[in-house]
This is a predicted structure of a 73-nucleotide RNA (transfer RNA) from a candidate division WWE3 bacterium. It matches the Rfam family "tRNA". Rfam's curators write: Transfer RNA (tRNA) molecules are approximately 80 nucleotides in length. Gene Ontology term of the family: triplet codon-amino acid adaptor activity.
């Protein structure tokens, strides 16, 4: 310069035919306990790399850009 791949809550991942995003640590309260760990029971937290386009509707299909990885010149 080419081609290929990944890129979703803090962290590791899932979401394969387009219908308003979930799982496991983690973390907040609360029960259990003398107390901490275990365990249980409710809750917070993301809008899906970016900008567009398609569509009544995109994480999901398209373009171009961004980062990281891996091939080849």
């Nucleotide at each position: 310069c080419g081609g290929g791949g990944u890129g979703u809550g803090g962290c590791g991942c899932a979401g394969u035919u387009g219908g308003u995003a979930g799982c496991g640590c983690g973390c907040u309260a609360c029960g259990u306990u003398c107390g901490g760990g275990a365990c249980g029971u409710a809750g917070a937290g993301g809008c899906c790399g970016u900008c567009g386009g398609u569509u009544c509707g995109a994480g999901u299909c398209c373009g171009a850009c961004c980062a990281c990885c891996c091939c080849g010149a």